[in-house]
Context: one part of a larger RNA
RNA sequence: GAACGAACGCUGGCGGCGUGGAUAAGACAUGCAAGUCGAACGGAAAUCCAGCUUAGCUUGCUUUGCUGAAUUUUAGUGGCGGACGGGUGAGUAACACGUGGGCAACAUGCCCUCGAGUUCGGGAUAGCCCACCGAAAGGUGGAUUAAUACCGGAUGUGUCGUGGUGGGGGAUUCCCUAUUACGGUGAAGGUGGGGUAACCUGCCGCUCGAGGAUUGGCCCGCGGCCUAUCAGCUAGAUGGAGGUGUAAGAGACCCCCAUGGCUACGACGGGUAGCUGGUCUGAGAGGAUGAUCAGUCACACUGGAACUGAGACACGGUCCAGACACCUACGGGUGGCAGCAGUCGAGAAUCAUUCGCAAUGGACGAAAGUCUGACGGUGCGACGCCGCGUGGAGGAUGAAGGACCUAGGUCUGUAAACUCCUGUCAUCAGCGAGUAAGGCCAUGUGCAGUAACUGGUACAUGGUUUGAUAGUAGCUGAAGAGGAAGGGACGGCUAACUUCGUGCCAGCAGCCGCGGUAAUACGAAGGUCCCGAGCGUUGUUC
Numbered sequence: 001g002a003a004c005g006a007a008c009g010c011u012g013g014c015g016g017c018g019u020g021g022a023u024a025a026g027a028c029a030u031g032c033a034a035g036u037c038g039a040a041c042g043g044a045a046a047u048c049c050a051g052c053u054u055a056g057c058u059u060g061c062u063u064u065g066c067u068g069a070a071u072u073u074u075a076g077u078g079g080c081g082g083a084c085g086g087g088u089g090a091g092u093a094a095c096a097c098g099u100g101g102g103c104a105a106c107a108u109g110c111c112c113u114c115g116a117g118u119u120c121g122g123g124a125u126a127g128c129c130c131a132c133c134g135a136a137a138g139g140u141g142g143a144u145u146a147a148u149a150c151c152g153g154a155u156g157u158g159u160c161g162u163g164g165u166g167g168g169g170g171a172u173u174c175c176c177u178a179u180u181a182c183g184g185u186g187a188a189g190g191u192g193g194g195g196u197a198a199c200c201u202g203c204c205g206c207u208c209g210a211g212g213a214u215u216g217g218c219c220c221g222c223g224g225c226c227u228a229u230c231a232g233c234u235a236g237a238u239g240g241a242g243g244u245g246u247a248a249g250a251g252a253c254c255c256c257c258a259u260g261g262c263u264a265c266g267a268c269g270g271g272u273a274g275c276u277g278g279u280c281u282g283a284g285a286g287g288a289u290g291a292u293c294a295g296u297c298a299c300a301c302u303g304g305a306a307c308u309g310a311g312a313c314a315c316g317g318u319c320c321a322g323a324c325a326c327c328u329a330c331g332g333g334u335g336g337c338a339g340c341a342g343u344c345g346a347g348a349a350u351c352a353u354u355c356g357c358a359a360u361g362g363a364c365g366a367a368a369g370u371c372u373g374a375c376g377g378u379g380c381g382a383c384g385c386c387g388c389g390u391g392g393a394g395g396a397u398g399a400a401g402g403a404c405c406u407a408g409g410u411c412u413g414u415a416a417a418c419u420c421c422u423g424u425c426a427u428c429a430g431c432g433a434g435u436a437a438g439g440c441c442a443u444g445u446g447c448a449g450u451a452a453c454u455g456g457u458a459c460a461u462g463g464u465u466u467g468a469u470a471g472u473a474g475c476u477g478a479a480g481a482g483g484a485a486g487g488g489a490c491g492g493c494u495a496a497c498u499u500c501g502u503g504c505c506a507g508c509a510g511c512c513g514c515g516g517u518a519a520u521a522c523g524a525a526g527g528u529c530c531c532g533a534g535c536g537u538u539g540u541u542c
Stems, first nucleotide, its partner, number of pairs: 001542004006538005013388006019381002026344003030341003035080003040077002043074005049068004055062003087299003097223007106216002111212008119153004129142005158185012189204006225271003232262003237259004242254003274296004278289004301322005324335004352378001354377003360374001361372004391421004401412004425483001427478005438465010486531005491512003497526005507514002
């Protein structure tokens, strides 16, 4: 000199864009943060309509019950999603990360393309009802019911296993491809349109298989901290054969056999630490660092475990143990903010218990839509960067005041007053975007498909509708210099000097050093210098 997720002191007008729990991975009150689908299913409730029915009378109204149709809502079964998104950096010196490769050792829901199918049955169980236990959380028994829930049979284009034959290839166990024999192996419907019906047809699904895409799993070379006041370490340890296991290779695990393997190019141990793109500094080389943003890993009160599933050994799932906290009728239960706000604590120190799903993205859904503390916004903090303003021009009897003085004067100083202007920002008033793309309805045209229609898809036209920010940005007008300047320094380094007070005292200080009676170094004042909505100090890095 530069920089900072900074803090502290004094001061503080506005705006834009960023940024804000670095310490206790300490403990958490409260609210919200993951749901959705009735076009998978049986019910239930409500509204309305129709028919039958009961009762009352005003004879066309009210009312009771049942049935049917429609619409809406939904506890439960079922499907998909809760493995994404969001947080934190405790652990980890490791194939965790970065980079380059390998899998002839692998998986991949949803998505895309292609091929072949989607048949016949069955028994249950939630819910509802009844009974019971419990303070509660919750649980037990009986009866009954549905499905795209569950189970069985059929169907095998295929695929898998075993065996055979042919071709091609290679890197050792082999790989690709064609064919053949035997054996195993699958499914579910829903909702529209046409039709009297049989049936035909669209869309969304379901099953088997092939390919793709995407995402992951595993393995390897190389790279990136300190310590030798850590020198030897190792028995599943190193390898072999066989098995188990997994989606898959493997001492990953197991039995047997052999005795290996690593190490001064630092094994093993100890300390510290998430890693990277990057960031800061520097001419560079390098050094330091890893906030925000992006990629990746690990974790979710602490430790352990598996279940479900395409995917987890699962932050707002389950089970066990522990610590802590809460409820209790003392028998027993409940909880997990390192999600967004917020509270306490510790700390030098870090914000609102805000608005909205309008946009972007995500989950579900045929869709309308619902959910979304992701996200988009607003708020708070000079925490940072940038921009703007606090007025401009004229104005000398160089006013007054203040300070100094050699007492003449000098400085403050065109500074003020005064005159003439301007109107940024703030204030008030009026107008007022863009962020909106879409969605729905109707009509038309094209395309694929159908025997045809409906429906699908693309486009066009018309109508209607969607904004948290916010009456915001912006524009116009009004008034009026009115509302807006401080901090540090002045001995040398280092730009800037005098007076008074003090008297090695009080004090200053980054270094040198000032202060013991004329201190440009302490304190005050006047003046000056530097920066300016900031200025200094402290801390840290280069």
Description
A computed fold for a 542-nucleotide part of an RNA from Pelvetia canaliculata, annotated as small-subunit ribosomal RNA, 5' domain. The source organism's lineage runs through Eukaryota, Stramenopiles, Fucales, Fucaceae and Pelvetia. Its Rfam family is "Bacterial small subunit ribosomal RNA". The RNAcentral record of the full RNA draws on SILVA.